The RNA shown here (transfer RNA) has 73 nucleotides and comes from a Candidatus Shapirobacteria bacterium.
Rfam family: tRNA. The family's RNA type in Rfam is transfer RNA.
Model confidence (mean pLDDT): 81 of 100.
Lineage of the source: Bacteria > Bacteria candidate phyla > Candidatus Shapironibacteriota.
[in-house]
RNA sequence: CGGGGACUAGCGCAACUGGUAGCGCGCACGGUUCGGGAUCGUGAGGUUGCGGGUUCGAAUCCCGCGUCCCCGA
Numbered sequence: 001c002g003g004g005g006a007c008u009a010g011c012g013c014a015a016c017u018g019g020u021a022g023c024g025c026g027c028a029c030g031g032u033u034c035g036g037g038a039u040c041g042u043g044a045g046g047u048u049g050c051g052g053g054u055u056c057g058a059a060u061c062c063c064g065c066g067u068c069c070c071c072g073a
Base pairs, nucleotide, nucleotide: 001072002071003070004069005068006067007066010025011024012023013022019056027043028042029041030040031039049065050064051063052062053061
C1' cells in the first nucleotide's frame, strides 16, 4: 500500500426481507434462609464506533473516517 472481517448495555453475543433494540452473565431491590451460598421474582442500564446520505421509517442499505483482527505485497 491492496483485499477481507469485526465494532450493539459493565462483559459475552443475538436482532430474518429496512418497521417497538433483545438474551445470558453481572449489578440493584425483594421473596426463601438465623445469616451466606444456591434458587425464584422484579427493575435499572443503549446517541447500535464516529460523521454524512437514501427513505415515511436505518443497528440493518450507500459514502467517508477511526480502532482491532486476518491474508497478500